[in-house]
Context: one part of a larger RNA
Molecule: large-subunit ribosomal RNA, domain IV
Organism: anaerobic digester metagenome
RNA sequence: GCGUUGUUAAGGAACUCGGCAAAUUAACCCCGUAAGUUCGCGAGAAGGGGGACCUUCCACUAUAAGAAUUUUCUAGUGGUGAUGAAGGUGGCACAGAAUAGGGAGGGACGACUAGUUAUCAAAACUACAGGCGCUUGCAAAUUCGUAAGAAGAUGUAUAAGUGCUGACGCCUGCCCAAUGCCAGAAGGUUAAGGAAGUUUGUUAACCAUCUGUCAGAUGCAUCUCGGUGCUCUGACGGAGGUGAAGCGGACGACUGAAGCCCUGGUCAAUGGCGGCUGUAACUAUAACGGUCCUAAGGUAGCGUAAUACCUUGUCACUUAAUUGGUGACUUGCAUGAAAGGCGUAACGAUCCUUCCACUGUCUCUACAACGCGCUCG
Numbered sequence: 001g002c003g004u005u006g007u008u009a010a011g012g013a014a015c016u017c018g019g020c021a022a023a024u025u026a027a028c029c030c031c032g033u034a035a036g037u038u039c040g041c042g043a044g045a046a047g048g049g050g051g052a053c054c055u056u057c058c059a060c061u062a063u064a065a066g067a068a069u070u071u072u073c074u075a076g077u078g079g080u081g082a083u084g085a086a087g088g089u090g091g092c093a094c095a096g097a098a099u100a101g102g103g104a105g106g107g108a109c110g111a112c113u114a115g116u117u118a119u120c121a122a123a124a125c126u127a128c129a130g131g132c133g134c135u136u137g138c139a140a141a142u143u144c145g146u147a148a149g150a151a152g153a154u155g156u157a158u159a160a161g162u163g164c165u166g167a168c169g170c171c172u173g174c175c176c177a178a179u180g181c182c183a184g185a186a187g188g189u190u191a192a193g194g195a196a197g198u199u200u201g202u203u204a205a206c207c208a209u210c211u212g213u214c215a216g217a218u219g220c221a222u223c224u225c226g227g228u229g230c231u232c233u234g235a236c237g238g239a240g241g242u243g244a245a246g247c248g249g250a251c252g253a254c255u256g257a258a259g260c261c262c263u264g265g266u267c268a269a270u271g272g273c274g275g276c277u278g279u280a281a282c283u284a285u286a287a288c289g290g291u292c293c294u295a296a297g298g299u300a301g302c303g304u305a306a307u308a309c310c311u312u313g314u315c316a317c318u319u320a321a322u323u324g325g326u327g328a329c330u331u332g333c334a335u336g337a338a339a340g341g342c343g344u345a346a347c348g349a350u351c352c353u354u355c356c357a358c359u360g361u362c363u364c365u366a367c368a369a370c371g372c373g374c375u376c377g
Base pairs, nucleotide, nucleotide: 001372002371003370004369005368006367007366010363011362014361019358028050029049030048031047036041038167052089053088054087055086056085057084058081059080060079061078062077063076065074066073067072090094102356103355104354105353106352107351108350109348110347114126115125130165131164132163133162134161135160136159142151143150144149168343169342170341171340173273174272175271178270179269180266181265182264183263184262187261188260189259193255194254197251198250199249200248201247202246205242206241207240209239210238211237212236213235214234215233216232217231219230220229221228222227274292275291276290277289278288301335302332313329314328315327316326317325318324
């Protein structure tokens, strides 16, 4: 110096983001106990009191003396006894050590019990009973699997699956234009496929002209008599034209479902829920009127809020002093009704705030015990 404990005069939260930590309280018995309330609670509310030991009173019992002698009565000596009362005794202290709620008021959120980030978060998050919607008629919907098959379910709409909300109380307004979903089928649009038909490629065959090779001719010309050239005929090809059937290609009137367009419904489906302007005999404000736009223009509630930028809004209470807290007002940047709205007893190791008690949290430290460190040995 540090750690773990204990004690600290006077004050008593002045500490600090914040009473964090510590302290107070504490078990049992008795008295007593508010607002509120879903009548169950709240409640151990709060707030008070008691206690050790001895004797006696009282009951039962053992023994034994006297009276009566038939139960019983009066003394004595012992034993046992839950609770209570009275009197007394001792200590600083009597639940004598240890274990064993601090309390109250206001507000926020969540009804509650429960669950949760194994290893920084236990909560206002999740779940929940209750509410509502949607799907599903059973070989159910839904889910797993390629399938067989299985779960759902040896269940059957008071069932099963799924989504939102989240006890209870009072309630849950307007909008179907957009998006989604459901229903509808007259018309429009529309794929593959089919298809009357049109067109095209290929080609057997045919046509005329040119041409290559081979063979032939009783043909013509020439000849060194070996041939050569020309003409004609035939066979096998090459180039060109026409081209049936078949096999292909392209186009194609017409036909052709759902969907979309279309017609309706639906908001506890996704969602949305306005401007400008005039007006009352002080002023101010506007019950009232005008006008533009919209599918409809935010209703009841609540409201400077776990939501309000301006903002420490304004007023009141609380304090000596309050960007805090509570109650109001409220023009709400950008509240609002099952992404539920507003209340609400009980509940909460939740969060904000006030008061009482209490304290080394502090003014402001000090001392002691034990352990560690350090110095010296």